c-di-GMP-I riboswitch aptamer from a Desulfobacterales bacterium, 94 nucleotides, folded computationally.
Its Rfam family is "c-di-GMP-I riboswitch aptamer". Rfam's curators write: GEMM was predicted in a large-scale screen for bacterial structured RNA regulatory elements. Gene Ontology term of the family: cyclic-di-GMP binding.

């Protein structure tokens, strides 16, 4: 120096839940508390998965027609704490 990830040291992040408001159609995100856990639980939606369905499309319904109503499909929306890939990176023993 590389690798190895510990019952080491220093520092870091923060699930559920709670509170208050805000953004959003929703999923979800942001702040404070909290701490289940995490050696990449740092960054990145490129691949697969998962969540949501405003808009759009299709069908049905209603109507003279428009408008309206219902169902289904769909990501240009999310999730990096679901897995993989990419980028950067602290400490470091047997």
């Nucleotide at each position: 120096c590389c690798a190895a990830g510990a019952u080491a040291a220093a520092g870091g992040c923060a699930a559920a839940c709670u509170c208050a408001a805000c953004u959003g159609a929703a999923a979800a995100g942001u702040g404070a508390g909290g701490g289940c856990g995490c050696a990449a639980a740092a960054c990145u939606a490129c691949c697969g998965g998962c969540c949501u369905a405003a808009g759009u499309c299709u069908u049905c319904u209603c109507u003279g027609a428009c408008a309206g109503g219902a169902a289904g499909a769909u990501a240009g929306g999310g999730u990096a704490g679901c897995g993989g890939g990419g980028u950067c990176g602290c400490c470091g023993a047997a």